The prediction has a mean pLDDT of 85.
This is a predicted structure of a 346-nucleotide part of an RNA (small-subunit ribosomal RNA, central domain) from a Bacteroidota bacterium.
The source organism's lineage runs through Bacteria, Pseudomonadati and Bacteroidota.
The full RNA is in RNAcentral, with records from ENA and SILVA.

[in-house]
Context: one part of a larger RNA
RNA sequence: UUGGGUUUAAAGGGUGUGCAGGCGGGCUGGCAAGUCAGUGGUGAAAUCUUUCGGCUUAACCGGGAAACUGCCAUUGAAACUGUCAGUCUUGAGUUAGGUUGAGGUAGGCGGAAUGUGUAAUGUAGCGGUGAAAUGCUUAGAUAUUACACAGAACACCAAUUGCGUAGGCAGCUUACUGGACCUACACUGACGCUGAGGCACGAAAGCGUGGGGAGCGAACAGGAUUAGAUACCCUGGUAGUCCACGCUGUAAACUAUGAUUACUCGUUGUUGGCGAUACACUGUCAGCGACCAAGCGAAAGCGAUAAGUAAUCCACCUGGGGAGUACGCUCGCAAGAGUGAAACUC
Numbered sequence: 001u002u003g004g005g006u007u008u009a010a011a012g013g014g015u016g017u018g019c020a021g022g023c024g025g026g027c028u029g030g031c032a033a034g035u036c037a038g039u040g041g042u043g044a045a046a047u048c049u050u051u052c053g054g055c056u057u058a059a060c061c062g063g064g065a066a067a068c069u070g071c072c073a074u075u076g077a078a079a080c081u082g083u084c085a086g087u088c089u090u091g092a093g094u095u096a097g098g099u100u101g102a103g104g105u106a107g108g109c110g111g112a113a114u115g116u117g118u119a120a121u122g123u124a125g126c127g128g129u130g131a132a133a134u135g136c137u138u139a140g141a142u143a144u145u146a147c148a149c150a151g152a153a154c155a156c157c158a159a160u161u162g163c164g165u166a167g168g169c170a171g172c173u174u175a176c177u178g179g180a181c182c183u184a185c186a187c188u189g190a191c192g193c194u195g196a197g198g199c200a201c202g203a204a205a206g207c208g209u210g211g212g213g214a215g216c217g218a219a220c221a222g223g224a225u226u227a228g229a230u231a232c233c234c235u236g237g238u239a240g241u242c243c244a245c246g247c248u249g250u251a252a253a254c255u256a257u258g259a260u261u262a263c264u265c266g267u268u269g270u271u272g273g274c275g276a277u278a279c280a281c282u283g284u285c286a287g288c289g290a291c292c293a294a295g296c297g298a299a300a301g302c303g304a305u306a307a308g309u310a311a312u313c314c315a316c317c318u319g320g321g322g323a324g325u326a327c328g329c330u331c332g333c334a335a336g337a338g339u340g341a342a343a344c345u346c
Base pairs, nucleotide, nucleotide: 004317005316006315007300008299012314014201015200016199017198021194022193023192025088026087027086028085029084030083031082033081034080035077036076037075038074039073040072041071042070049065050064051063052062053061054060091191092188093187094186095184096183097182098181099180100179103177104176105175106174107173108172109171110154114150115149116148117147118146119145120144121143125136126135162169163168206247207246208245209244210243211242215241216240220236221235222234223233258313259312260311261310262309263308269291270290271289272288275285276284277283278282295302296301319346320345321344328339329338330337331336
């Protein structure tokens, strides 16, 4: 490189948007770039193939043919690709009327719980564990009651639920705002799919500046356990967790399964739930699930939401270790991230 692959063996980019590029619906006509056919020129000789001949054969040599799969010119064909023009509505989008939801951003409000403070009642314990101790407490704790303050998270509803491109999103409410679906078929008329780079978003932890700090809690301290115990258990507790702005750009970022389209179960394959809609039974559409037929698969299993049958485009893999390391470069305040080898070894 080809072939073959990418749920679990190596391998799907964390997600989107989108320039270039690649690919692209039906019909009609023009052109003839690709394509196909004919003709002409050229494609040196040698070599290769083949035939005949010459050295006693052979290697070798000589004559002829074929070939040189190519290029150029010219004449034609017009199915397909291309291009130009016209047209169509099924793909795509717009419109009208509805519906839906923890989708997003900003603000306001709420109650339970926890902790603290003050006051009151009240007296000797509380707390914690396998058992204890450290710890708190006669300067009155724990418990109970009232009031006040603070920060964080929103019990039940709650679900195999819903929404979002992914990360993710849950008290109630207001403002602004993105999407999806259904019905109608009114409009545009291929406007589409994918997408290297680029750009944007991207949990947690971490970083910078300024706030905040109830609970929890890396580090740390003490008490236990133990042969030891730099742990598991207990008592405390700092960063952090929270907010604003900026950075980082990674995760088992997982469905370990890229995106799009079509088809494949008999008139629903069987069955549950969510939204819309028509409605007399009973249907249609779009999501979310479960079990299976065929088929696929090494098997586990997947099975119309495919890992089935096909097509287009992108990404990635090529024995284990060395190693996601070194060096270089780019980015970053740093931590580090991205790109990413080799020697050697089995």